Bacterial RNase P class A from a Pseudomonadota bacterium, 371 nucleotides, folded computationally.
The gene name in the source record is rnpB.
The model forms 96% of the base pairs in the Rfam consensus.
The organism belongs to Pseudomonadota, within Bacteria.
The prediction has a mean pLDDT of 78.
It matches the Rfam family "Bacterial RNase P class A". The family's RNA type in Rfam is ribozyme.
RNAcentral holds the sequence, with entries from ENA.
RNA sequence: UCAGCAGGACGGGUGAUCGCUCUCCGCCUCGGCGGAGGGAGGAAGGUCCGAGCUCCUCACGGGCAGCGCGCUGGGUAACGCCCAGGCGGGGUGACCCGACGGAAAGUGGCACAGAAACAUACCGCCUCGACGUGUCGGGGCAAGGGUGAAAUGGUGGGGUAAGAGCCCACCGCUCUCGCGGCGACGUCAGGGGCAUGGCAAGCCCCAUCCGGAGCAAGACCAAAUAGGAGGGAUGAGGCGGCCCGUCUCGUUUGACCUCCGGGUAGGUCGCUUGAGGUCCACCGCGAGGUGGAUCCUAGAUAGAUGAUCGUCGCCCGUUGCGGGGUGACCCGCCUCGGGUACAGAAUUCGGCUUAUCGAUCCGCUCUGGAC
Numbered sequence: 001u002c003a004g005c006a007g008g009a010c011g012g013g014u015g016a017u018c019g020c021u022c023u024c025c026g027c028c029u030c031g032g033c034g035g036a037g038g039g040a041g042g043a044a045g046g047u048c049c050g051a052g053c054u055c056c057u058c059a060c061g062g063g064c065a066g067c068g069c070g071c072u073g074g075g076u077a078a079c080g081c082c083c084a085g086g087c088g089g090g091g092u093g094a095c096c097c098g099a100c101g102g103a104a105a106g107u108g109g110c111a112c113a114g115a116a117a118c119a120u121a122c123c124g125c126c127u128c129g130a131c132g133u134g135u136c137g138g139g140g141c142a143a144g145g146g147u148g149a150a151a152u153g154g155u156g157g158g159g160u161a162a163g164a165g166c167c168c169a170c171c172g173c174u175c176u177c178g179c180g181g182c183g184a185c186g187u188c189a190g191g192g193g194c195a196u197g198g199c200a201a202g203c204c205c206c207a208u209c210c211g212g213a214g215c216a217a218g219a220c221c222a223a224a225u226a227g228g229a230g231g232g233a234u235g236a237g238g239c240g241g242c243c244c245g246u247c248u249c250g251u252u253u254g255a256c257c258u259c260c261g262g263g264u265a266g267g268u269c270g271c272u273u274g275a276g277g278u279c280c281a282c283c284g285c286g287a288g289g290u291g292g293a294u295c296c297u298a299g300a301u302a303g304a305u306g307a308u309c310g311u312c313g314c315c316c317g318u319u320g321c322g323g324g325g326u327g328a329c330c331c332g333c334c335u336c337g338g339g340u341a342c343a344g345a346a347u348u349c350g351g352c353u354u355a356u357c358g359a360u361c362c363g364c365u366c367u368g369g370a371c
Stems, first nucleotide, its partner, number of pairs: 003365003007361002010358001012312007020039008041342001045353002048351005053214004058245001061244004066210001068208001070206001071085005086100001087098004101205002106203002108199001110197001122145002124141008153171006172194001173192004178187003218269004227260005235249003276295008313340005320333005
């Protein structure tokens, strides 16, 4: 100095003229007016995960089935999230990704190609025989070649008729002891020729977790209310399936269920003070934790938080002119034109994920240059 990696924060400013909404205060008294203060996001999107909260017979009941998660140790209210590590993979690197328990409990399937994918011989190599001299037949081989995602572990040597873990060395795999570590694992030294590969994001096994529904939850006030038919007792009642247990109601004065038909449906609350924000100190590698101080930052309801004009900023291109540096390279001004993204609360929060304009700050890596 060009280009990158990982993280933080921002994501337009300003003037004028009008417009909307919430809270508080004052006035006016059907309406409304004035003043003060507030009014979309880093993703508010996705309806993906986890909870707070609300209701339902048990809600802190039991079991089966079923969903999710799946290396180790931590964090958190919890999680499929976050942190730190281990192992495997990608990248020159900073860093990034993970389909991360078990294939020796069982079962399933691996298309096509290929001789053969729980096994085999197409080409071929060696050897013996016959003869028509390059053909046929017998025997041995799985080292070489071909097919394929994958073909009896790899390289080298010995040995052999030719070959093969057949034997040996090293590597790979597996088992054992020691050492280090909370652990996943790592490492030293030995033993074993060891085998037919991979898929569990196929079923499955193991381990762990889980009541249901959701702010259109739910609570209160107001309004209206006409029935009819069927089922019904070893009954019915929970908004996921089954069983057990439990509670309540009911058994012809019939609980409850199903169908047809009619009436009403307006308002208030829930509604924003929170596992809350910001700053400081201490502990911790870190995620986070503890303590102190300080702040209150939308609450709409066919759904407010805006519109127009001017100007500035930022980015890109263009025209021309300068400047800095030894160099690689960098900076400024002027003319003209274009652009300013993704996108909007609706119960709240912790995460994940997707979309997206542009510059900036801190740390680190690499290319090139100079000393």